Predicted 3D model of an 86-nucleotide RNA (c-di-GMP-I riboswitch aptamer) from a soil metagenome.
RNAcentral holds the sequence, with entries from MGnify.
Of the family's consensus pairs, 100% are formed in the model.
[in-house]
Parts: sequence; C1' cells; structure tokens
RNA sequence: AUAAAGGCAAACGCGGCAAAAGUCGGGGGCGCAAAGCCAUGGAUUUAUAGCCGCCAUCCGGCGGCUAUGGUCGCCAGGCCGCCGAA
Repeated sequence: AUAAAGGCAAACGCGGCAAAAGUCGGGGGCGCAAAGCCAUGGAUUUAUAGCCGCCAUCCGGCGGCUAUGGUCGCCAGGCCGCCGAA
C1' cells in the first nucleotide's frame, strides 16, 4: 500500500446540566489510521462574577475589557495503541 477484525461518532433530533460557550445520555452517521488520552504552548470561543465607561430621578439599562470556564473532531507537543506487504 492493499486487506481482515474491529473502534470512534459530525450535522440533526429528544432529554438532562450550565449564565453562556459547551457538555452528558439515547438515537443518528459526516467523516476519522489515532476523530484514543492529556488543557503543556499557540489558536479560538463564552462572559456568570469582577473592573471601567455611558444613559438614568429611582429601579435599572447599554457597551467595553477580562478565564480561573470551554474546544484534543483547530494546530503543535507528550503518553499509550489494532493488523499487514513491510
């Protein structure tokens, strides 16, 4: 490379959790040779809380910044890993 045995499970939909991003379970398969695991470095995403600004008589409202939240099916890195011409 080509096979064999398998594995995982996108979108979508239902139910749960969460402020959200997302995530979990059942269904479902777009695809994946690491689409197995790890949030370590990038990248990206959300903004409950916090801070700042504006509006406002009060209550409040709007906007901005920010990850300690998330994405390993975004990339890199680390660890483990099926079969086979090899």